[in-house]
Context: one part of a larger RNA
RNA sequence: GAACGAACGCUGGCGGCGUGCUUAACACAUGCAAGUCGAACGCGAACGGGACUUCGGUUCCUAGUAGAGUGGCGCACGGGUGAGUAACGCGUAGAUAACCUGUCUUCAUAUCCGGAAUAACACGCCGAAAGGGGUACUAAUACCGGAUAUUCUUGCAUUUCACAGGUAAGGCAAGGAAAGGUGGCCUCUGGUUCAAGCUACUGUAUGAAGAGGGGUCUGCGUACCAUUAGCUGGUAGGUGGGGUAAUGGCCUACCUAGGCGACGAUGGUUAGCGGGUCUGAGAGGAUGAUCCGCCACACUGGCACUGGAAUACGGGCCAGACUCCUACGGGAGGCAGCAGUGAGGAAUAUUGCGCAAUGGGGGCAACCCUGACGCAGCGACGCCGCGUGAGUGAGGAAGGUCUUCGGAUCGUAAAGCUCUGUCAAGAGGGAAGAAGUGCAGGGCAGCGAAUAACUGUUUUGUUUGACGGUACCUCUAAAGGAAGCACCGGCUAACUCCGUGCCAGCAGCCGCGGUAAUACGGAGGGUGCGAGCGUUGUUC
Repeated sequence: GAACGAACGCUGGCGGCGUGCUUAACACAUGCAAGUCGAACGCGAACGGGACUUCGGUUCCUAGUAGAGUGGCGCACGGGUGAGUAACGCGUAGAUAACCUGUCUUCAUAUCCGGAAUAACACGCCGAAAGGGGUACUAAUACCGGAUAUUCUUGCAUUUCACAGGUAAGGCAAGGAAAGGUGGCCUCUGGUUCAAGCUACUGUAUGAAGAGGGGUCUGCGUACCAUUAGCUGGUAGGUGGGGUAAUGGCCUACCUAGGCGACGAUGGUUAGCGGGUCUGAGAGGAUGAUCCGCCACACUGGCACUGGAAUACGGGCCAGACUCCUACGGGAGGCAGCAGUGAGGAAUAUUGCGCAAUGGGGGCAACCCUGACGCAGCGACGCCGCGUGAGUGAGGAAGGUCUUCGGAUCGUAAAGCUCUGUCAAGAGGGAAGAAGUGCAGGGCAGCGAAUAACUGUUUUGUUUGACGGUACCUCUAAAGGAAGCACCGGCUAACUCCGUGCCAGCAGCCGCGGUAAUACGGAGGGUGCGAGCGUUGUUC
């Protein structure tokens, strides 16, 4: 000199864009943060209102609504944190002939025949509660059986290319699927309306490919300590078996006795890694906040289940610590999500608005959910921009300070006069961000028996804004509301007076202060930067 997620002191007008628990991975009150689908399925209220009434009630609308339940998809994404980890964790370059892949896209084929349950609901029971159990009934795209099926799987045998379990093509044997829903129509079948029929869309099953995503392995790189020199028994390797999507001591039985290490094993300390960030001419050094990629974790430790994928932050089980409820028998909980509270600390924000946009989940859709996100609030925490007026004005006013008492200086500075109108204030107008989706009407194309319906496309109309009456524009009035901080001995730009008298004090280094201190304290003046200026801390 530059920089900072900074803090502290003094001061503080406005705006834009960013950014804000670096400490206790400390404990958490409260609210919200993951639901959705009636176009998979069965059931199904009430309030309120109407009618009748023997005043007990019955019935209709509310409404097949609310609601819970079965089932599907999602909950493994998104969001947080950096405790652990010195490691194939990360980075980079490869390997997988050792692998997986829900949803999405393309292509092909199929979607046949049956069965038995169960929740909800109803009626009992136990319990303080959380909750649990019994009997009887019922549905499905829930569950089960059968048929059929290839380029699928497994086994046997063959050929081509290739050589780890690969690719392509034949053969034989065995095994393996499925589910329907919605809209429309009467051409075919049955028929009287219509559906068991046809049709469109969607779903389901199998196979092949693609895209995107992941698993595993390998070369190289990746902090300090040798005042850590030896370490190791599933240890190192083999064979058989198990396990996994998959290789492998990953696990197991047996066999061999190996394996690592001064090219630093083992042990200890510290630490998430990278893109980047800061500095520097560069080389390098330091660092890893915000944003992006990867990893790890979710009160502490362990375990599996479901699933395409988890050993799962707002799922489960067990143990532990802690907190809470209890009828003392037993139960409930997990903010390192967004706000917020206490504590710790030098120190870090609102218990805000909205799904309008972007994105995500569910759904045919309408739509619902979304503390992701978009916005607003607070903080000069940072960067950037603007303003606090401009011109003129010498009787060089008053006043202050200094003085050699002549004057000098603050100083064109002020006042006065003439203007301007940024920001702030008030008034009026007032956005872009909105594309769509849906609905209604029209055109074209596809499907089809069809002028129906549906699908695709196009056009017209209608509809959607949290921010926000914000940005921006115009007008009104008015110099009015808006300057401080540090320094002035040398380094280092900037000097005099008074007070003090080795005292009080200053200080980054050298050093000042003991009676004329440009170095302490005050004043006048000056210098530097300026809504900031200094100090402290840290890095280069």